RNAcentral holds the full RNA, with entries from Greengenes. The part of an RNA shown here (small-subunit ribosomal RNA, central domain) has 351 nucleotides and comes from an uncultured bacterium. It matches the Rfam family "Bacterial small subunit ribosomal RNA". Rfam links the family to the GO terms structural constituent of ribosome and ribosome.
Context: one part of a larger RNA
RNA sequence: UUGGGUGUAAAGGGCGUGUAGGCGGGAAUGCAAGUCAGAUGUGAAAACUCAGGGCUCAACCCUGAGCCUGCAUUUGAAACUGUAUUUCUUGAGUGCUGGAGAGGCAAUCGGGAAUUCCCGUGUGUAGCGGUGAAAUGCGUAGAUAUACGGAGGAACACCAGUGGCGAAGGCGGAUUGCUGGACAGUAACUGACGCUGUGGCGCGAAAGCGUGGGGAGCAAACAGGAUUAGAUACCCUGGUAGUCCACGCCGUAAACGAUGGAUACUAGGUGUGGGGGGACUGACCCCCUCCGUGCCGCAGCUAACGCAAUAAGUAUCCCACCUGGGGAGUACGAUCGCAAGGUUGAAACUC
Numbered sequence: 001u002u003g004g005g006u007g008u009a010a011a012g013g014g015c016g017u018g019u020a021g022g023c024g025g026g027a028a029u030g031c032a033a034g035u036c037a038g039a040u041g042u043g044a045a046a047a048c049u050c051a052g053g054g055c056u057c058a059a060c061c062c063u064g065a066g067c068c069u070g071c072a073u074u075u076g077a078a079a080c081u082g083u084a085u086u087u088c089u090u091g092a093g094u095g096c097u098g099g100a101g102a103g104g105c106a107a108u109c110g111g112g113a114a115u116u117c118c119c120g121u122g123u124g125u126a127g128c129g130g131u132g133a134a135a136u137g138c139g140u141a142g143a144u145a146u147a148c149g150g151a152g153g154a155a156c157a158c159c160a161g162u163g164g165c166g167a168a169g170g171c172g173g174a175u176u177g178c179u180g181g182a183c184a185g186u187a188a189c190u191g192a193c194g195c196u197g198u199g200g201c202g203c204g205a206a207a208g209c210g211u212g213g214g215g216a217g218c219a220a221a222c223a224g225g226a227u228u229a230g231a232u233a234c235c236c237u238g239g240u241a242g243u244c245c246a247c248g249c250c251g252u253a254a255a256c257g258a259u260g261g262a263u264a265c266u267a268g269g270u271g272u273g274g275g276g277g278g279a280c281u282g283a284c285c286c287c288c289u290c291c292g293u294g295c296c297g298c299a300g301c302u303a304a305c306g307c308a309a310u311a312a313g314u315a316u317c318c319c320a321c322c323u324g325g326g327g328a329g330u331a332c333g334a335u336c337g338c339a340a341g342g343u344u345g346a347a348a349c350u351c
Base pairs, nucleotide, nucleotide: 003323004322005321006320007305008304012319014203015202016201017200021196022195023194025088026087027086028085029084030083031082033081034080035077036076037075038074039073040072041071042070048066049065050064051063052062053061054060091193092190093189094188095186096185097184098183103179104178105177106176107175108174109173111156116151117150118149120148121147122146123145127138128137164171165170208249209248210247211246212245213244217243218242222238223237224236225235260318261317262316263315264314265313268296269295270294271293272292273291274290275289276288277287278286300307301306324351325350326349333344334343335342336341
């Protein structure tokens, strides 16, 4: 490389957008590049295969045919691919009418609970706190408890739901403004405008970094107290970065459904969220239907576990990735980054 694979054995890119490329719906007509058929030329000889012949046989040699699967020219065919023109509406998109939603960004409000603080005020007196048990710690300079007042930061109990929204990361107090997407119904419009997507570009939890703010609680590091043979830990008392905000970097995660995207098809049952239709006296219940989200389950698949219309089933198209373990996601080079480090990514050797 071929082949075979990628939920858990090695293997789906963290996610989107989209360039090149690859692939692509129905009908009609033309062309003939691919495709198919015929003819001509060429495809050296030797070799090879078949038939026949010559050395007494064979190896070897000779003759004829085939082969040389190709290329070029030419004459045709028009189903398929391609291409050009015309056309269609079911794919895709637009319009219109609706309702749903923690989708995003910004501003404002405090709502209210809770924690902490004030060396605030009042009441009040000897303990509080903490643990398996303690101690460090706090407290007669009046703590803990309790009531009132004030300050400040962070997060939003109940509602809350294998509920919703988002491409993923993720999103949860309330109101307002701006704004993205999806869904249902309708069938007015466009008329294949589609799918995927090497590179590229953008987004991307937490931690970390830079500058400036902020700092209640929590809390790496650190200090002390315990435990222990030791205890650089688990437990306790403290506590700084950080966690929060603005702007700019970083670009990684068990970034997981460990399952790439699109389309079509293939038994059922039962919940739940959003919409529509029917029936009904009825907002309910019931029946049908589209989109989402769960559970169970047949066929089929699977090494098994399990998956099973949200497929890991049956097929097609495109991308990514794997090819024994260690060495190693290391070295070197390149590139990105302020750095930390990221991306790309071997070999010797060894089993």